[in-house]
Parts: sequence; structure tokens; C1' cells
RNA sequence: UCCUUAUGAAGAGUGGUGGAGGGAACGGCCCUGUGAAGCCCGGCAACCUGUUUUUCAAGGUGCCAAAUCCGACGGUUCAGCCGACAGAUAAGGU
Repeated sequence: UCCUUAUGAAGAGUGGUGGAGGGAACGGCCCUGUGAAGCCCGGCAACCUGUUUUUCAAGGUGCCAAAUCCGACGGUUCAGCCGACAGAUAAGGU
């Protein structure tokens, strides 16, 4: 890099630092000097390990605005619902 499988309406800060961006991409719509990203601390969760099961939360990740923020393609009984694509995370493979 690519492939497979699983998961996505739950949950998580009145902290420090920093100083203008952020929410994948496109179109929207939002968040943000009443302080963005990043970093530190803190927290959530329970995929893997520990460990056969349950539990725990010690280790490896992950995550901490909004349904994966919504749409984008297809179906529908068209408010809405279902599915696909893409993307994200984990585990395994290559």
C1' cells in the first nucleotide's frame, strides 16, 4: 500500500499550554479570540493482550461538538426509512 472481518444515534474537561484555524475529501451546514489545531494532564470505551468464560481496566491501540454532523449513488410507503460507496477504528492477512 492493498485485502478480509467486526463496529458506528451510547460515553468522555468550567484544567494547563498554545495563538488561528477545525469538522477526511467535494457540496452544504456548523464549531472557533466567550480561544481552533497541536502538545501536556485528565477522562471515556472495552477491539486486542493479560485470560477459557464472566469481570477488571494493568499493557497495546482508539476516542473525548453535532448520527461517521448532513448530503452525494440505489430503493422506498418520500416526514422519514433501508441499502451501497467512501472514510474511521480494531484485529488478522499481504
The RNA shown here (SAM riboswitch aptamer (S box leader)) has 94 nucleotides. The prediction has a mean pLDDT of 83.